[in-house]
Context: one part of a larger RNA
RNA sequence: CUGGGCGUAAAGCGCGCGUAGGCGGCUACAUAAGUUGGAGGUGAAAUCCCCGGGCUCAACCUGGGAACUGCUUUCAAAACUGUGUGGCUAGAGUACAGUAGAGGUGAGUGGAAUUUCCUGUGUAGCGGUGAAAUGCGUAGAUAUAGGAAGGAACAUCAGUGGCGAAGGCGACUCACUGGACUGAUACUGACGCUGAGGUGCGAAAGCGUGGGGAGCAAACAGGGAUUAGAUACCCUGGUAGUCCACGCCGUAAACGAUGUCUACUAGCCGUUGGGAGACUUGAUCUUUUAGUGGCGCAGUUAACGCGAUAAGUAGACCGCCUGGGGAGUACGGCCGCAAGGUUAAAACUC
Numbered sequence: 001c002u003g004g005g006c007g008u009a010a011a012g013c014g015c016g017c018g019u020a021g022g023c024g025g026c027u028a029c030a031u032a033a034g035u036u037g038g039a040g041g042u043g044a045a046a047u048c049c050c051c052g053g054g055c056u057c058a059a060c061c062u063g064g065g066a067a068c069u070g071c072u073u074u075c076a077a078a079a080c081u082g083u084g085u086g087g088c089u090a091g092a093g094u095a096c097a098g099u100a101g102a103g104g105u106g107a108g109u110g111g112a113a114u115u116u117c118c119u120g121u122g123u124a125g126c127g128g129u130g131a132a133a134u135g136c137g138u139a140g141a142u143a144u145a146g147g148a149a150g151g152a153a154c155a156u157c158a159g160u161g162g163c164g165a166a167g168g169c170g171a172c173u174c175a176c177u178g179g180a181c182u183g184a185u186a187c188u189g190a191c192g193c194u195g196a197g198g199u200g201c202g203a204a205a206g207c208g209u210g211g212g213g214a215g216c217a218a219a220c221a222g223g224g225a226u227u228a229g230a231u232a233c234c235c236u237g238g239u240a241g242u243c244c245a246c247g248c249c250g251u252a253a254a255c256g257a258u259g260u261c262u263a264c265u266a267g268c269c270g271u272u273g274g275g276a277g278a279c280u281u282g283a284u285c286u287u288u289u290a291g292u293g294g295c296g297c298a299g300u301u302a303a304c305g306c307g308a309u310a311a312g313u314a315g316a317c318c319g320c321c322u323g324g325g326g327a328g329u330a331c332g333g334c335c336g337c338a339a340g341g342u343u344a345a346a347a348c349u350c
Stems, first nucleotide, its partner, number of pairs: 004321003007304002012318001014201004021194003025088007033081002035077008049065006091191001092188004096183004103177007110154001115149007125136002162169002206248006215242002220237002223235002259317006267295012279282001299306002323350003332343004
């Protein structure tokens, strides 16, 4: 390489968009590049293979044949692929009318709670734990009532509910904006799928500059406990950070550990958004479609399980795997302010 694989054994890029490339609906005609057949030329000799011959045999030598699976020329065929021209509407898309939604961005607003401050009431404790102590409190705490400030998060609704490509998104209002679904017609006429490179997005933590800082809280405490010790778990404090703006970082058990797209293949029960129909007009039933869940037949799987949201049956394209450790490391390249990321070995060893 062939072959075999990728839910859990090694293996699906975190997710999109998209270049090259690969692949591509129905139909008519043309063409003949691929394809198929015939013929001609060539494919040195030796070697290999087959049938013989010669050394006493064999190795070896030698005659003939076959083969050299290739290249080229020409004639023919036209199903399929390609190419060209024309047509079509089932794929894809556009227009129109509706629907649902924590989809995104910006601005504004709101109430509950925590904390701090001020004032009143009030008096000896509060707090914390397994039990305590550190801590706070007669300079009046905790509790309670009123007021003020400030920051962050949005209880109930809330749902194997919704939206988004993924990360993710949850108070309310407004503005701007992306996508999906449904219906009936009209239009375009294959405009499609995938996608090496490339490019964009990408939780948390972290970094830079400037703000902000209520609560929480790495680090820290020669603070308190626990303990043989306790560099911890528990408690009391507490700074980065968490928040905002702009710019980086580019990683996660970025998980459904399951790439994207398309088609096909028993049923049953929920649920969300639409459509249609039926009557007994209801907390109704039937049906259809796009999601989202639970079972389950066939099939599949090493088993567990999966089972129309497939891990079934097939096709297209991409990515990835090839014993464990060394190692996702070293070196080099690229990227980054740094932290580091990415690409990625070998010796050696079992």